[in-house]
């Protein structure tokens, strides 16, 4: 100086649109959002966390083009996906569990080799 104990911090965004109905922020139609870590810069590759479970396990979505030494991650273009409970009417975006929990991250303290 480093690594690992142990400590503190930090750690998820989004509709005040319009149609329709007796009722929809739920459906149509328009917007509109995107955790950690890898890795050429990522909701859509690969992991993790979340979530759900009879505790093993399970869990969503992308292709063309194009520049490069490299890109499913940058650019053009067109798509697609989002837990559980509520809910006059089916929810990524409302309300609730959650002034919650984790994946991480960033500090700070002292031995030892």
């Nucleotide at each position: 100086g480093c690594c690992a104990c142990u400590c503190u911090u930090u750690g998820g965004g989004g509709g005040u649109u319009g149609g329709u109905g007796a009722a929809a922020u739920u459906c149509c139609a328009c917007a509109u959002c995107g955790g950690c870590g890898g890795u050429a810069a990522a909701g859509u590759c690969c992991g993790c966390g979340a979530g759900c479970u009879g505790a093993a396990g399970c869990u969503g979505a992308a292709c063309a083009g194009g520049u490069g030494a490299g890109a499913u991650u940058c650019c053009u273009g067109u798509a697609c996906c989002g837990a559980c409970g509520g809910u006059u009417a089916u929810a990524g975006u409302c309300c609730g569990g959650a002034u919650g929990a984790a994946a991480a991250a960033a500090g700070a303290u002292a031995a030892a080799a």

Background:
FMN riboswitch aptamer (RFN element), 113 nucleotides, folded computationally. The prediction has a mean pLDDT of 80.